Predicted 3D model of a 66-nucleotide RNA (Fluoride riboswitch aptamer (crcB RNA motif)) from Paraburkholderia sp. DHOC27. The source organism's lineage runs through Bacteria, Pseudomonadati, Pseudomonadota, Burkholderiaceae and Paraburkholderia. Its mean pLDDT, the model's own confidence on a scale to 100, is 76.
RNA sequence: CUGCGCCUAGGAGAUGGCAUUCUCCUCAAGUGUCGGUCCUCCCCGGCUAAUGAUGCCUACCGGCUG
Numbered sequence: 001c002u003g004c005g006c007c008u009a010g011g012a013g014a015u016g017g018c019a020u021u022c023u024c025c026u027c028a029a030g031u032g033u034c035g036g037u038c039c040u041c042c043c044c045g046g047c048u049a050a051u052g053a054u055g056c057c058u059a060c061c062g063g064c065u066g
Base pairs, nucleotide, nucleotide: 009026010025011024012023013022016057017056018055019054020053021052032047033046034045035044036043
């Protein structure tokens, strides 16, 4: 200096916050989907969703009532 393992701690799971829980990662995990072009990078267009999952709040969208 590099690699591996353990401990501790931290981070991530396509848009915010809190709580619970699950999974993943240790510089990695992670960075949605469809079509066209390109050929597997890039570029263009369309669509869904504030959750990985559950509950609540906020924002946004649709309907009804006062």